[in-house]
RNA sequence: GCGGGGAUAGCGCAGUGGUAGCGCAGGGGCCUUCCAGGUCUCAGCCGGUGGUUCGAUUCCAUCUCCCCGCU
Numbered sequence: 001g002c003g004g005g006g007a008u009a010g011c012g013c014a015g016u017g018g019u020a021g022c023g024c025a026g027g028g029g030c031c032u033u034c035c036a037g038g039u040c041u042c043a044g045c046c047g048g049u050g051g052u053u054c055g056a057u058u059c060c061a062u063c064u065c066c067c068c069g070c071u
Base pairs, nucleotide, nucleotide: 001070002069003068004067005066006065007064010024011023012022013021018054026042027041028040029039030038031037047063048062049061050060051059
């Protein structure tokens, strides 16, 4: 230099044009004398910038970072 894959919540990961979710972690309520544990609930996220579209996490371009291969 070229090609391919990936970037979504604090962490691990789903989702794939029409309200963004699961598990663990975190806050709060209840049970418990307390702890542990259980249960209900809350907050928090689409790497950046453009484009297409009525509408983009999703499609396209480019940039940044990570992984793999080729040279």
Transfer RNA from an Ardenticatenia bacterium, 71 nucleotides, folded computationally. Its Rfam family is "tRNA". It is annotated as a transfer RNA. The source organism's lineage runs through Bacteria, Bacillati, Chloroflexota and Ardenticatenia.